[in-house]
RNA sequence: GCGGGAGUAAUUCAGUGGCAGAAUGGUUGCUUCCCAAGCAACACGUCGUGGGUUCGAUUCCCAUCUCCCGCUCCA
Numbered sequence: 001g002c003g004g005g006a007g008u009a010a011u012u013c014a015g016u017g018g019c020a021g022a023a024u025g026g027u028u029g030c031u032u033c034c035c036a037a038g039c040a041a042c043a044c045g046u047c048g049u050g051g052g053u054u055c056g057a058u059u060c061c062c063a064u065c066u067c068c069c070g071c072u073c074c075a
Stems, first nucleotide, its partner, number of pairs: 001071007010024004018055001026042005048064005
């Protein structure tokens, strides 16, 4: 330099044009003598960034950043 993959909640991931979800974790309550476990409720997000397409973009297109993998060149 070229190609491919990943980036979404505190963490691990799903979702794939039409209200952004699960699990774990957090807070509060119930239960218990206490703890753990269990149950219930609540709080959670500029969907990496910037543009474009569209009535509408996490999703499609372009650029860019970070990480991972492969190939090639030079030393």
The prediction has a mean pLDDT of 80. Predicted 3D model of a 75-nucleotide RNA (transfer RNA) from a bacterium.